[in-house]
Molecule: Bacterial RNase P class A
Organism: Moraxellaceae bacterium
RNA sequence: AGAGUCGGCUAGGCAAUCGCCCUUGAAUUUUUUUCAAGGGAGGAAAGUCCGGGCUCCAUAGGGCAGAGUGCCAGGUAACCCCUGGGGGGCGUGAGCCUACGGAAAGUGCAGCAGAAAAUACACCGCCUAAGGCUUGCAAGGUCUUCCUUUUAUAGGGGGGAUCCAGCAAGAACGGUAAGGUUGAAAUGGUGCGGUAAGAGCGCACCGCGCGAGUGGUAACACGUCGUGGCAUGGUAAACCCCGCUUGGAGCAAGACCAAAUAGAGACCUAAUAGUGCGGCCCGCAUUGGGUCUGGGUAGGUUGCUUGAGGCAUGCAGCGAUGCAUGCCCUAGAUGAAUGAUUGUCUUCGACAGAACCCGGCUUAUCGGCCGACUCUGCUC
Numbered sequence: 001a002g003a004g005u006c007g008g009c010u011a012g013g014c015a016a017u018c019g020c021c022c023u024u025g026a027a028u029u030u031u032u033u034u035c036a037a038g039g040g041a042g043g044a045a046a047g048u049c050c051g052g053g054c055u056c057c058a059u060a061g062g063g064c065a066g067a068g069u070g071c072c073a074g075g076u077a078a079c080c081c082c083u084g085g086g087g088g089g090c091g092u093g094a095g096c097c098u099a100c101g102g103a104a105a106g107u108g109c110a111g112c113a114g115a116a117a118a119u120a121c122a123c124c125g126c127c128u129a130a131g132g133c134u135u136g137c138a139a140g141g142u143c144u145u146c147c148u149u150u151u152a153u154a155g156g157g158g159g160g161a162u163c164c165a166g167c168a169a170g171a172a173c174g175g176u177a178a179g180g181u182u183g184a185a186a187u188g189g190u191g192c193g194g195u196a197a198g199a200g201c202g203c204a205c206c207g208c209g210c211g212a213g214u215g216g217u218a219a220c221a222c223g224u225c226g227u228g229g230c231a232u233g234g235u236a237a238a239c240c241c242c243g244c245u246u247g248g249a250g251c252a253a254g255a256c257c258a259a260a261u262a263g264a265g266a267c268c269u270a271a272u273a274g275u276g277c278g279g280c281c282c283g284c285a286u287u288g289g290g291u292c293u294g295g296g297u298a299g300g301u302u303g304c305u306u307g308a309g310g311c312a313u314g315c316a317g318c319g320a321u322g323c324a325u326g327c328c329c330u331a332g333a334u335g336a337a338u339g340a341u342u343g344u345c346u347u348c349g350a351c352a353g354a355a356c357c358c359g360g361c362u363u364a365u366c367g368g369c370c371g372a373c374u375c376u377g378c379u380c
Base pairs, nucleotide, nucleotide: 001376002375003374004373005372006371007370008369009368010367012345013344014343015342016341017340018339020040021039022038023037024036025035026034027033042351046362047361049360050359051358052357053356054250055249056248057247061282062281063280064279066246067245068244069243070242071085072084073083074082075081086100087098088097089096090095101241102240106239107238108235109234123180124179125176126175127174133170134169135168136167137166140164141163142161143160144159145158146157147156148155188206189205190204191203192202193201208228209227210226211225212224213222214221215220254302255301256300257299264293265292266291267290268289269288273287274286275285276284309328310327311326312325313324314323315322316321
């Protein structure tokens, strides 16, 4: 000097004039109106994806199904969130990602290619040892026939059979999975020995399983020791199995006040029944329940903003966070409040507006500032 990674802050500023909402105070004949002071949209207010607070069902418990989740240890009101570790993957690195329980409970799936894709069994090859098969040989044994010899047999010579045995050759109906082919993946790897040729068939080393030891809370790790068949694919973001968690509905929840109407009508059903806010069963409570037609009201107050609140300092902790002390009050609209104009500065400013509240996640996004770390080049 350049290129990156992680974290934090901010989100156009200032002034004037008029306008809007809330709170408080004062004045005004109540209403009303006027004046003054203070305050008045976000880092995501967005999505409604999660978790809760709060309210009601409701006196409210158990189980199943369903749903969610899935390494370990912590944080938190809680979580599918956050923090710190471990395994795996990516990156030179700072760092980033992770749908990370189980394939020996069972079922399913893997196109094409290939011999073969789960207990799968040979396409090209290699072998002919043993056993078996085929062919050949004919010196052995056996059987048979002819000649000769002999009293007869035995003996000698020639031919045949291929029954038994032997020898040779062949290949397979035998052995083999080491070599080659295919594929994302072919059932441990390398080397030596052995074999007819081969194979953990045997051995050495590695790898894998099991057991132990050491470190760690644990997940897990280890250049540790022993031992073993020297065989044990993939996929659960497929169904499934296992562990853990789990009522429902929602501020249009709910509470109160005022006003009005028709405490109207019809039908069905009911105690061995019905009803009780996702489904089923049990339990508990209760005494009616359901359908249709018709009529009235839909106005006001509240809930509604002091909170699992914010900021600062200290302590504890690797950290998320917790504790203590002090300071602060920071929108409550309801057809929906913060707008318009002018001037000026400027880094020329995007995405974008609360509706009960809070903690997260995800998505959109202009610019500025700060801190830490990594890599490359150059110089000293």